RNA sequence: CUCAUCCAGAGGGGUGGAGGGAUCGGCCCUAUGAAGCCCCGGCAACCGCGAGCAGCAAUGCUCGGACUGGUGCUAAUUCCGACAGAAUGAUUCUGGAAGAUGAG
Numbered sequence: 001c002u003c004a005u006c007c008a009g010a011g012g013g014g015u016g017g018a019g020g021g022a023u024c025g026g027c028c029c030u031a032u033g034a035a036g037c038c039c040c041g042g043c044a045a046c047c048g049c050g051a052g053c054a055g056c057a058a059u060g061c062u063c064g065g066a067c068u069g070g071u072g073c074u075a076a077u078u079c080c081g082a083c084a085g086a087a088u089g090a091u092u093c094u095g096g097a098a099g100a101u102g103a104g
Base pairs, nucleotide, nucleotide: 001104002103003102004101005100006099011040012039013038014037015036019029020028021027023082024081025080026079041074042073043072045071046070047069048067049064050063051062052061053060054059078098083095084094085093086092087091
């Protein structure tokens, strides 16, 4: 940079000490202990693994945590909005932007 996905799902202990939720604005979480680090689990997205179906093939779809696999995740719709459009009383809906994860 490109493609795909993001309304679901998933804890506890130790350490640590004041912050954290990407940024900004809200609104939340937090000394009934934040972030970070370690250990044991869990969830199940992608890739790898196995099976089936379609297909000339490339490839696509479905199923299986089976493999002590590689990353990832484990508060709130990616917490909401941030730009645009429609409807329009408040506001609601849709599509983007940005961000995160995986693969190339």
A computed fold for a 104-nucleotide RNA from uncultured Herpetosiphon sp., annotated as SAM riboswitch aptamer (S box leader).
The RNAcentral record of the sequence draws on MGnify.